[in-house]
Source information:
A computed fold for a 63-nucleotide RNA from a Deltaproteobacteria bacterium, annotated as Fluoride riboswitch aptamer (crcB RNA motif). The model forms 100% of the base pairs in the Rfam consensus. It matches the Rfam family "Fluoride riboswitch aptamer (crcB RNA motif)". For this family Rfam cites "Widespread genetic switches and toxicity resistance proteins for fluoride" (Baker et al., Science, 2012). The sequence was found by an Rfam model in a public genome assembly. NCBI's taxonomy places the organism under Bacteria, Pseudomonadati, Myxococcota, Myxococcia.
RNA sequence: GUCAAUUGCGGUGAUGGAGUCCACCUCAACCGCCAUUUAUUGGCUGAUGACUCCUACCUGGAU
Numbered sequence: 001g002u003c004a005a006u007u008g009c010g011g012u013g014a015u016g017g018a019g020u021c022c023a024c025c026u027c028a029a030c031c032g033c034c035a036u037u038u039a040u041u042g043g044c045u046g047a048u049g050a051c052u053c054c055u056a057c058c059u060g061g062a063u
Base pairs, nucleotide, nucleotide: 010025011024012023013022016054017053018052019051020050021049032044033043034042035041036039
C1' cells in the first nucleotide's frame, strides 16, 4: 500500500419535523411508477422503509 472479515462511529431508505423499530452502505447505500415519438416528451401515486404524533397539501361535513 492492497484485499478480506469483524466492531464502532457515521450515513442512507422518491417531498418536512420528532420518537421507536427494521433494513442497507463504508464513498457506497439512495436517486418513484406508466406510456411513447427516447425528448428541454406526456401522464399518475405518496409527506412513513414500517408504526405513532405534528406540520403542509387534498376531499367532505359542521360552526